Small-subunit ribosomal RNA, 3' major domain from a Gemmatimonadota bacterium, 479 nucleotides, folded computationally.
The sequence was found in a public genome assembly.
Taxonomically the source falls in Gemmatimonadota (Bacteria, Pseudomonadati).
Model confidence (mean pLDDT): 85 of 100.
[in-house]
Context: one part of a larger RNA
RNA sequence: UGACGGGGGCCCGCACAAGCGGUGGAGCAUGUGGUUUAAUUCGAAGCAACGCGAAGAACCUUACCUGGGCUUGACAUGCACGGGACGGUGGGUGGAAACACCCGCUUCCCUUCGGGGCUCGUGCACAGGUGCUGCAUGGCUGUCGUCAGCUCGUGUCGUGAGAUGUUGGGUUAAGUCCCGCAACGAGCGCAACCCUCGUCCCUAGUUACCAGCGGGUCAUGCCGGGAACUCUAGGGAGACUGCCGGUGUCAAACCGGAGGAAGGUGGGGACGACGUCAAGUCAUCAUGGCCCUUACGUCCAGGGCUACACACGUGCUACAAUGGCCGGUACAGAGCGUCGCCAACUCGCGAGAGUGCGCUAAUCGCUAAAAGCCGGUCUAAGUUCGGAUUGGAGUCUGCAACUCGACUCCAUGAAGCCGGAAUCGCUAGUAAUCGCGGAUCAGCUACGCCGCGGUGAAUACGUUCCCGGGCCUUGUACA
Numbered sequence: 001u002g003a004c005g006g007g008g009g010c011c012c013g014c015a016c017a018a019g020c021g022g023u024g025g026a027g028c029a030u031g032u033g034g035u036u037u038a039a040u041u042c043g044a045a046g047c048a049a050c051g052c053g054a055a056g057a058a059c060c061u062u063a064c065c066u067g068g069g070c071u072u073g074a075c076a077u078g079c080a081c082g083g084g085a086c087g088g089u090g091g092g093u094g095g096a097a098a099c100a101c102c103c104g105c106u107u108c109c110c111u112u113c114g115g116g117g118c119u120c121g122u123g124c125a126c127a128g129g130u131g132c133u134g135c136a137u138g139g140c141u142g143u144c145g146u147c148a149g150c151u152c153g154u155g156u157c158g159u160g161a162g163a164u165g166u167u168g169g170g171u172u173a174a175g176u177c178c179c180g181c182a183a184c185g186a187g188c189g190c191a192a193c194c195c196u197c198g199u200c201c202c203u204a205g206u207u208a209c210c211a212g213c214g215g216g217u218c219a220u221g222c223c224g225g226g227a228a229c230u231c232u233a234g235g236g237a238g239a240c241u242g243c244c245g246g247u248g249u250c251a252a253a254c255c256g257g258a259g260g261a262a263g264g265u266g267g268g269g270a271c272g273a274c275g276u277c278a279a280g281u282c283a284u285c286a287u288g289g290c291c292c293u294u295a296c297g298u299c300c301a302g303g304g305c306u307a308c309a310c311a312c313g314u315g316c317u318a319c320a321a322u323g324g325c326c327g328g329u330a331c332a333g334a335g336c337g338u339c340g341c342c343a344a345c346u347c348g349c350g351a352g353a354g355u356g357c358g359c360u361a362a363u364c365g366c367u368a369a370a371a372g373c374c375g376g377u378c379u380a381a382g383u384u385c386g387g388a389u390u391g392g393a394g395u396c397u398g399c400a401a402c403u404c405g406a407c408u409c410c411a412u413g414a415a416g417c418c419g420g421a422a423u424c425g426c427u428a429g430u431a432a433u434c435g436c437g438g439a440u441c442a443g444c445u446a447c448g449c450c451g452c453g454g455u456g457a458a459u460a461c462g463u464u465c466c467c468g469g470g471c472c473u474u475g476u477a478c479a
Stems, first nucleotide, its partner, number of pairs: 001479002003476003007473007015463002019426005026317008034308002042053002064303007073126001077125008087106008108117003128292002131290003137286002139281003142277001144275001149188006155164003168179003194269004199237007209226001213224003240263001243257005319419001323378007335366003340359002345354003385416001390411007432455007
């Protein structure tokens, strides 16, 4: 100087408390451990591994296993020799294919006529490796932590390590600001500058509007027309403790108020200091070293990654009446679409099929939003709750759904009556609850993930205690 303390003081954080909903019990989904296996490829490991890499494992992917092939190689560059355009295309034999062997058809450019371009074969240099080392590395990332800290120059103090500044008194979300002070300044962080939501104005009208006028319809901005409103998307205004009162040290600031769409950081996002964990990643990529070279490379078929006595994590659906079922009826936002989204109509109980309009999309489509509201029914029951499991019949994608797809219909209807010890999330348009969209993607094991809107709470006395953190101080046999 740090680190640590079941030392002290001050102060924060859904840390506790207050409150709401869960997990832990059930069934299923998914990841992991374990076990099994020819293989169940590999990585991730307390917080910070476990719906994680995987935003799509039937083949492919694929790295694993079994078997069958290739060896200058699936891919790059160069050299030597030999052949031929490359390429396109037809066929035969073996075969699961890859591949091996064989027979045909067709087909170049430049040229100094030597050859060259391009390409095939042979040979040589080499290729190739998701093989090892993340404890050799770059890059990227997690985490403490959006915590308020981490440092430097000069000066001063100290023999020195170092201290001071950065401590102190207030204050703040903040090393934020003020005052004081042997310190005076400065840098990286904080904040602001950026994006978005909330109010208003301007500009602009192939979305929206009868607002005002005219026309038309059973009806609809449907038409003329209009730019007012909504909206769209570009610019601007607005919030600064600016104003008033009080408290305070005359300060910083705090409390209350006015005006205002909005107030004391307005809500949300992007943004992550010096560093810590030899944290993670050699399997995104790059890369040192080591290793393989008729194989640890490469191609193919099939299998596996989907196994199942168990154990754990994360989720979904429930256990019902604030509910289930049936009928009627209302209101979003954000996205996506030409290898696509698919209207209307017809067929089918349905998944879907047939046909086919429009749309490169504020124009057409996906599109129905759901919870809600109105009416009816069920009446406490393992039930008209719950939907697992299984049998049968189908639809669709795809070369192909046996291993191993999703969905539909009929039948079957399991466990489950609110969950032990323990444990998680959340402070407001939040939790809870309801549906909608997208990426990946032929299809999909999505209940995941990332977004979007609808309905919309309760509670916070307080900081003693648990956990994590910041500052000062104290002890130490630790570094």